[in-house]
């Protein structure tokens, strides 16, 4: 210098014309209006809708079972399964070393409680996959020696992802945690360091295959539904209910005055007013739980709020290893509802390098410098809001690691 990878930052700017949405102002013809009036108008992820909240409605005495989630420690945060710092284990590179182990430095990863509570499961291969087991081997007994039958054995071989803890000694016919020392590891208690996880030192006791993204155990936490939540206003049409009015024959029943009459009636029959059926007439049908007028609750269309000043942005300082917090200053930064945020032209910047010029050289030629045409510019678009996580992303920048090239 080039390339690859990783992390972080950035994610074009100005202008002209036309246009879109919304707010303010003005106008009068008061509207889903007009204005050559003004302000504002997408992102680092607005995305996936994954986690957690705010907010809202409903549910909810208390307790237990079940179900779901989480699982080293401390801290941050409104909260989280997120983040920061640290611990333990595994692992890559480098250093130390004659070489390694251990240790040290720089990175990466961990579903990092429990299989020493119980139960289950462990393909193929293999004798045997968990109350052990005997294929080869080793030792040994008997039978007629080669060989055969039996017994003992888990050191060695073989199989497998995994073989009954590792290693040394004792022991034995040969062997084996069978016994012993050291080591790996669980539990309990002690001292020192640390807020803690844990580390170091030593003590007692104890297990010996793996598997809990197997059932399960332990500890902690968890109501459900999401802005189509929800609150309010409310037309036309129909209508519960209430008031008033028009209008009604006979019988029955009840009440009052008592020859008879008047009033009531959610009893029966009829059908006058009225209404329907084709504009009219007739006919037919409905007709008092009906008809006309008025009031009126609930619900629908539609509208308003929720709804954008907030766990807010930016800058500076302070506290902290850090996530983050505090103080001060400053700013207002989409709020639409089928959904606006656009199109075209010009200029600048970025990438890109055609062609050309120039320096060196006799030349081939490689390199330096200058100028710089065509062309190119990703992923993606608010829909209640916020904090995270995840995923996508052209080009540019910073840092780190690795590889290659060049020069000294």
């Nucleotide at each position: 210098g080039u390339g690859a990878c990783a992390a972080c930052c950035u994610g074009u700017u100005c202008u002209a014309u036309c246009g879109u949405a919304u707010c303010c102002c003005g106008g009068c013809a008061u509207g889903u209006c007009c204005g050559c009036g003004g302000g504002u108008a997408a992102g680092g992820a607005a995305a996936g809708u994954c986690a957690g909240g705010a907010c809202a409605a409903c549910a909810c005495a208390g307790a237990g079972c079940g179900c779901c989630a989480u699982a080293c420690u401390u801290c941050c945060u409104a909260a989280c399964g997120g983040g920061a710092a640290g611990g333990u284990c595994c692992u890559g590179c480098g250093g130390c070393u004659g070489a390694a182990c251990a240790c040290c430095g720089c990175g990466g990863g961990a579903a990092c409680a429990g299989c020493a509570a119980g139960u289950g499961c462990c393909a193929c291969a293999g004798a045997a996959a968990a109350u052990a087991u005997a294929c080869c081997g080793u030792c040994u007994g008997c039978c007629u020696u080669a060989g055969g039958c039996g017994g003992a054995u888990a050191a060695g071989g073989g199989u497998g992802a995994a073989a009954a803890c590792g290693c040394g000694g004792g022991g034995u016919a040969a062997g084996a945690g069978c016994c012993c020392a050291c080591g790996c590891c669980g539990u309990g208690a002690u001292g020192c360091a640390g807020c803690a996880a844990u580390g170091c030192a030593g003590c007692a006791u104890g297990a010996g295959g793996g598997u809990a993204a197997a059932c399960c155990u332990u500890a902690u936490g968890g109501g459900u539904u999401g802005a189509a939540a929800g609150a309010c206003c409310a037309a036309a049409u129909a209508u519960a209910c209430c008031g008033g009015g028009a209008g009604u024959a006979g019988c029955g029943c009840c009440g009052c005055c008592c020859u008879g009459g008047c009033g009531g009636u959610u009893g029966c029959u009829g059908a006058a007013a009225g209404g329907g059926u084709u504009g009219c007439u007739c006919g037919c049908c409905c007709g008092a739980u009906g008809c006309c007028c008025g009031g009126g609750g609930g619900g629908u269309a539609g509208g308003u709020c929720g709804a954008u000043a907030g766990a807010g942005g930016c800058c500076a300082c302070c506290a902290g290893u850090g996530a983050u917090g505090g103080u001060g200053g400053u700013c207002c930064c989409a709020g639409a509802u089928a959904a606006a945020u656009g199109a075209u032209g010009g200029a600048a910047g970025c990438c890109g390098g055609a062609a050309g010029g120039u320096c060196g050289g006799c030349a081939a030629c490689a390199g330096g410098c200058c100028c710089g045409a065509a062309g190119g510019a990703a992923c993606a678009g608010a829909a209640u809001c916020c904090u995270g996580c995840u995923u996508a992303c052209a080009g540019g920048g910073u840092u780190g690691u690795c590889a290659c090239c060049u020069a000294a």
Molecule: Bacterial RNase P class A
Organism: Bacteroidales bacterium